[in-house]
RNA sequence: UAGAACUUUGGAGACGCCCGGAUGAAGUCCGGGGGCCGAAGGGGCAACGGGAGAAAAUCCCGAAAUCUCUCAGGCAAAAGGACAAAGAAAAG
Numbered sequence: 001u002a003g004a005a006c007u008u009u010g011g012a013g014a015c016g017c018c019c020g021g022a023u024g025a026a027g028u029c030c031g032g033g034g035g036c037c038g039a040a041g042g043g044g045c046a047a048c049g050g051g052a053g054a055a056a057a058u059c060c061c062g063a064a065a066u067c068u069c070u071c072a073g074g075c076a077a078a079a080g081g082a083c084a085a086a087g088a089a090a091a092g
Base pairs, nucleotide, nucleotide: 006087007086008085009084010083015034017033018032019031020030021029022028035075036074037073041071042069043068044067048062049061050060051059052058
């Protein structure tokens, strides 16, 4: 100089919804239903690059995200949380 794992701190969005059952009761638990959110994870791709092709047509492959999808996850608090800051190893 660099900045992996890890540590500390900060860290958004969206129903306290409906039905049935359990429970002495409950923001609890179980089953079903509807609505909603994007920032764990996962999927999708434009420019562009590569290949085929006479070709700028067309086809195939590769191609990021905080964009997009909502499979997963989530919708009081807690937990989780992309990302950011500080600390920090190796390599050079």